[in-house]
Molecule: SAM riboswitch aptamer (S box leader)
Organism: Haloactinopolyspora alba
Formats: sequence, structure tokens, C1' cells
RNA sequence: UACUCAUCCAGAGGGGCAGAGGGACCGGCCCGACGAAGCCCCGGCAACCGCCCGCCGGCGUCCUCAUCUCACGCGACGGCGGUGCCAAUUCCGGCCCGCGAUCCGCGGGAGAGAUGAGGA
Repeated sequence: UACUCAUCCAGAGGGGCAGAGGGACCGGCCCGACGAAGCCCCGGCAACCGCCCGCCGGCGUCCUCAUCUCACGCGACGGCGGUGCCAAUUCCGGCCCGCGAUCCGCGGGAGAGAUGAGGA
């Protein structure tokens, strides 16, 4: 860099340096000198991946005539680690379809993008 899969209407910000941009692209609409991007520190959110003590016992296996216990596996909670994220639904739309409608609105799907995991 390309590919495959999953998720994307939830959640979570303070300080320091810096000094004009930022929200991927395009259009819109926003954020920004009451300080943008970027870097650093601390904090938080979330639970994609890995590992693990403990606890629970929901499911399955085993056993049994049957149930319970034990054991094993899965699962939920939790801890540690690898990432990610902390304005606005991925801020909204972009292409297609349906419904109502002259601009437009609503719904569905695709595309694009982001993140994680995987193999190459």
C1' cells in the first nucleotide's frame, strides 16, 4: 500500500509549549485569538485483540435412571497489556432505489472514510 471480516445515532478533557488553521476529499454547515493544527504531561471513555488471578454459574460436555457436586470448555464481571478514541450521528449530504413532494423531506442500500483484527 492493497485485500478480507467486524463495528461506526452510546461514551469520555484539563494543563504546558506553539501561533492559524481545523472538521479525510468535494459541496454545505460548523469549530477556532475566550487560541486551530502539531508536540509533551496528566486524566478519562470504550472494549477490537492478547494474557491472567479471583469470583459467579448462565450455557454446553462428562457422569447418572434423574438431580446435585467435581472436572473440562464457552460466557459475563474484573485486572494487566497492545491499539483506538475524548465538538457536532462518520457533523450533514455526494451514487442508486422507494414514499411524499417543483427547491426539499423521510426511509433503505451502495460508495468513500475511520478503527480494530487477520492473512499476504